[in-house]
RNA sequence: UAGUGAGGUAGAGGCGCGUUAUUUAACAGUCCCUUGGGGAGUUUGAGAAGCUAUGAUUCUAGGGAGAAGGAAAUAUCGCCGAAGCUUGUAAUUAUCUCAGGAUUACUGGCUGGGUCUGCAGUGAAGAACUGCAGGACUGUCUCAAUAAACAAUUCCCGGUUUAUUGAGGGGUGCUAUCUCAUUU
Numbered sequence: 001u002a003g004u005g006a007g008g009u010a011g012a013g014g015c016g017c018g019u020u021a022u023u024u025a026a027c028a029g030u031c032c033c034u035u036g037g038g039g040a041g042u043u044u045g046a047g048a049a050g051c052u053a054u055g056a057u058u059c060u061a062g063g064g065a066g067a068a069g070g071a072a073a074u075a076u077c078g079c080c081g082a083a084g085c086u087u088g089u090a091a092u093u094a095u096c097u098c099a100g101g102a103u104u105a106c107u108g109g110c111u112g113g114g115u116c117u118g119c120a121g122u123g124a125a126g127a128a129c130u131g132c133a134g135g136a137c138u139g140u141c142u143c144a145a146u147a148a149a150c151a152a153u154u155c156c157c158g159g160u161u162u163a164u165u166g167a168g169g170g171g172u173g174c175u176a177u178c179u180c181a182u183u184u
Base pairs, nucleotide, nucleotide: 002183003182004181005180006179007178008177009176010175011174014080016079017078018077020075021074022073023072024071032064033063034062035061036060037059041051042050045098046097047096048095083111084110085109086108088106089105090104091103092102093101112138113137115135116134117133118132119131120130121129122128140169141168142167143166144165145164146163147162148161149160150159
């Protein structure tokens, strides 16, 4: 000097990822409240506890009339395992118990990224999200081929960089850089 291993720092991919706030559409003339009709049970996934002739549930005719979750736009903040999903455990949650659901935290596992199509789930939904499968695209690394430039050189071969094409790999990756150790 060039490598190898360990640890750290800073970055790149692009309709890039996520948090928060405001506005808007939709949710929905729905849940619910109220006034009549009507006349017997009703309520849950299951049970308990409830409600009901002081007229319930369902249905019907008027009047009033939401919200949450999700979405779009704008702004802000944090970022590039950003983030998402999933097994298990714990806590909280809607009157109580079990099951199921939702939220949060931890552990293990999978996914490079966005997009399109099909199926399934969640959802009011033709929105959106998630999972599986497939397609093209894209970023990065490796290998091979071709071309150009650079360097060296008498010439050829070989070297470096860039571009194109093809194949393959994965984010605990890739690029740059620092420290320590080690080999030569």